RNAcentral holds the sequence, with entries from ENA. A computed fold for a 73-nucleotide RNA from Termitomyces sp., annotated as transfer RNA. It matches the Rfam family "tRNA". It is annotated as a transfer RNA.
RNA sequence: GGUCUUUUAGUAUAAUAGGUUAGUACAGCUCCCCUUCAAGAAGCAAGAAUCAGUUCAAAUCUGAUAAAGACCA
Numbered sequence: 001g002g003u004c005u006u007u008u009a010g011u012a013u014a015a016u017a018g019g020u021u022a023g024u025a026c027a028g029c030u031c032c033c034c035u036u037c038a039a040g041a042a043g044c045a046a047g048a049a050u051c052a053g054u055u056c057a058a059a060u061c062u063g064a065u066a067a068a069g070a071c072c073a
Stems, first nucleotide, its partner, number of pairs: 001072007010026004019056001028044003032040001049065005
């Protein structure tokens, strides 16, 4: 330098080829239970790498950029 892959919450991940509020587990917060802690019950907050494009509608398709990785030279 070229080709390809990946990027979803604090962490790990799902969503089979676009379609109703993007779910789950752990972690966090509140509350209940308990003499207290732990465990358990209930609830809450938190997310699509960035920018454009296509579309009635994009996490999903396309392009560029960024980051990480693999291969070739």
The coordinates come from a structure-prediction model, not an experiment, and the mean pLDDT is 81.